A computed fold for a 71-nucleotide RNA from a Candidatus Gottesmanbacteria bacterium, annotated as transfer RNA.
RNA sequence: AGGCUCGUAGGUUAAUGGUAGACCAGAGGUCUCCAAAACCUCUAGUGGAGGUCCGAUUCCUCCCGAGCCUG
Numbered sequence: 001a002g003g004c005u006c007g008u009a010g011g012u013u014a015a016u017g018g019u020a021g022a023c024c025a026g027a028g029g030u031c032u033c034c035a036a037a038a039c040c041u042c043u044a045g046u047g048g049a050g051g052u053c054c055g056a057u058u059c060c061u062c063c064c065g066a067g068c069c070u071g
Base pairs, nucleotide, nucleotide: 001070002069003068004067005066006065007064010024011023012022013021018054026042027041028040029039030038047063048062049061050060051059
């Protein structure tokens, strides 16, 4: 320098055009003599900018970041 893959909640991940879900973690509550466990509720997210589309996490372009390959 070129090519490929990936980027979603604090963490691990699903959703591949139609209102973004789960688990763990965190907060509150129930229960308990207290705590743990269990159960219920809540909080929290699409790397950035543009384009296409009625509608973009998804498709396209550029940039940023991570990994791998070639030279």
Record summary
Rfam family: tRNA. By type it is a transfer RNA. The organism belongs to Candidatus Gottesmaniibacteriota, within Bacteria. Model confidence (mean pLDDT): 82 of 100.